Description:
RNAcentral holds the full RNA, with entries from ENA and SILVA. A computed fold for a 350-nucleotide part of an RNA from an uncultured bacterium, annotated as small-subunit ribosomal RNA, central domain.

[in-house]
Context: one part of a larger RNA
C1' cells in the first nucleotide's frame, strides 16, 4: 500500500449550508475520448521462460529463441462509460387546498410559591439534625392576617407526546418567520445524491462591558461527624445563576449507531394526515401515507443484542481505525482578551 473494520473491543466530524471532486434516471440519433479486438513500430543490456552447453553436479556462466507490461500511431468494433443533440416523467423541484406543533424572534400580560419592607394579632421559642450546635428571637422573633416591593421559574394539563439539522424548545395573548407532513395537478424536465476545504449554528461552565439580583449557590467563614475532615450533614454566603451586546467552540454534543436510496415475515401500541363502509350523536371497521415506542421470522452478531427508523441484503459519497503507556502531550501553525480550543509527533518504556 493492499486486505479487514469503526452500537458496546481502537475507530462516525457536535449539527447543518455547500464550491471543487467524485458519483449519477429513462428513450433515440451523433462521435469515438475511455474501451475491446487486431496488425505496425518501439519494447538496450542484464532479469524472466524454454531449449542447448560449460565447470565432476548445482549455484554460476555461455549460445539460441520466446514471452510480458507500458508506449505511439494505423485500421475495426459500438454493448457499457464519457461528450454532443433530440425527446419523456417514475427521482428532485413547483401551483393550489388542507393539516398538527413547548420549531425561533420580538413584545405585552398572568397568578401560585419563595424572600424582603410596612402594619395587625400574640408571648417565647424557632430552626436544624442521625442526635446536635452555630443561626434567628423579649430592640417581639417564629405562627396567622393585610398591604406593599423585586426577581426567577411556569404547578395541573404532561404522555417511551409533539417539534427542531444538532444543541435544544414547556404558562397565556399579539406580531414577524422557518420547516415538516397528507391530498391533488393539465406545470418545470435530472434541474439529483455525497461533499475535502469553506461558511453557519453550537448545552453548560467561562470572559468582556454595562444592567439586575428573589431563591439556589462554587470560592470563602462558621458548627458538626472523625483519628483527622481540606468532604459527605447543617448554619450563612461571594462570584455564578437572569437580562442586553460581543466572545469563547467544548461535552458521555449518545441512538456511544455519518447522509442519501432501494429491497427483504409478521403482530401490538401511539401521534398526526387521508381515503371506503357500517351507523348516522358519541362511535365501529377496512385501508393509505408521515413520525414515534414495544415484540419478532428470515438474516446478521464474539456475546450482548439489531431486526422494514437495522447492527439484514445491496449502492454512491464523506469522516475515522492500526497494541498498551508516553499523550490528545511536547514543538510549531492557526484562533482567543484570557481560560483555552484546533492540527498534531518522538525518545523512552511494557
Nucleotide at each position: 500500500c493492499u486486505g479487514g473494520g469503526c452500537g458496546u473491543a481502537a475507530a462516525g466530524c457536535g449539527c447543518g449550508u455547500g464550491c471543487a471532486g467524485g458519483c449519477g434516471g429513462u428513450u433515440g440519433g451523433g462521435u469515438a475520448a475511455g474501451u475491446c479486438a487486431u496488425g505496425u513500430g518501439u519494447g538496450a543490456a542484464a532479469g524472466c521462460u524454454c531449449c542447448u552447453c560449460g565447470c565432476u553436479c548445482a549455484a554460476c556462466g555461455g549460445g539460441g529463441a520466446g514471452a510480458g507490461g507500458a508506449c505511439a500511431g494505423g485500421u475495426g468494433a459500438g454493448a457499457c462509460u464519457g461528450c454532443c443533440u433530440a425527446a419523456c416523467u417514475a427521482g428532485a423541484g413547483g401551483g393550489u387546498g388542507g393539516u398538527a406543533g413547548a420549531g425561533g424572534c420580538a413584545a405585552g400580560u398572568g397568578g401560585a410559591a419563595u424572600u424582603c419592607c410596612g402594619g395587625g394579632u400574640g408571648g417565647a421559642g424557632u430552626g436544624g439534625u442521625g442526635a446536635a450546635a452555630u443561626g434567628c428571637g423579649u430592640a417581639g422573633a417564629g405562627a396567622u392576617c393585610c398591604g406593599g416591593a423585586g426577581g426567577a421559574a411556569c404547578c395541573c394539563c404532561u404522555g417511551u407526546g409533539g417539534c427542531g439539522a444538532a444543541g435544544g424548545c414547556g404558562a397565556c395573548u399579539u406580531g414577524c418567520u422557518a420547516g415538516g407532513c397528507c391530498a391533488u395537478c393539465a406545470c418545470u424536465g435530472a434541474c439529483g445524491c455525497u461533499c475535502a476545504g469553506a461558511c453557519g449554528c453550537g448545552a453548560a461552565a467561562g470572559c468582556a462591558u454595562g444592567g439586575g439580583g428573589a431563591g439556589c449557590g462554587a470560592a470563602c467563614g462558621g458548627g458538626a461527624u472523625u483519628a483527622g475532615a481540606a468532604a459527605c450533614c447543617c448554619c450563612g454566603g461571594u462570584a455564578g445563576u437572569c437580562c442586553a451586546u460581543g466572545c469563547c467552540g467544548u461535552a458521555a454534543a449518545c441512538g456511544a449507531u455519518g447522509u442519501u436510496c432501494a429491497c427483504u415475515a409478521g403482530g401490538c401500541g401511539u401521534u398526526u394526515c387521508g381515503g371506503g363502509g357500517c351507523a348516522g350523536u358519541c362511535g365501529c371497521u377496512c385501508u393509505g401515507g408521515g413520525g414515534u415506542g414495544c415484540c419478532g421470522c428470515a438474516g446478521c452478531c464474539a456475546a450482548c443484542g439489531c431486526g422494514g427508523g437495522a447492527a439484514g441484503u445491496g449502492a454512491a459519497c464523506c469522516g475515522c481505525c492500526u497494541g498498551g503507556g508516553g499523550a490528545g502531550u511536547a514543538c510549531g501553525a492557526c484562533c482567543g482578551c484570557a481560560a483555552g480550543g484546533u492540527u498534531a509527533a518522538a525518545a523512552c518504556u511494557c